Description
A computed fold for a 64-nucleotide RNA from a bovine gut metagenome, annotated as transfer RNA. It matches the Rfam family "tRNA". Rfam classes the family as a transfer RNA. Its mean pLDDT, the model's own confidence on a scale to 100, is 81.

RNA sequence: GGCAUAGUUUAAUGGUAGAACAUCGGACUCUGACUCCGUUAGUGUUGGUUCGAAUCCAGCUGCC
Numbered sequence: 001g002g003c004a005u006a007g008u009u010u011a012a013u014g015g016u017a018g019a020a021c022a023u024c025g026g027a028c029u030c031u032g033a034c035u036c037c038g039u040u041a042g043u044g045u046u047g048g049u050u051c052g053a054a055u056c057c058a059g060c061u062g063c064c
Base pairs, nucleotide, nucleotide: 001064002063003062004061007021008020009019010018015051024038025037026036027035044060045059046058047057048056
């Protein structure tokens, strides 16, 4: 000096946090795989600014 968002990889430049893969359930199949449908799940932490913060500011923690 930079980084920290779901189990993983990542979007969201102040106005309802999305996606893919994965998990789980179902359909299909003699079974499995493939495919299709659905489901669960997240902003490191403590404060500040603001009508409103993942986003701006400061401290702390961890990593490079």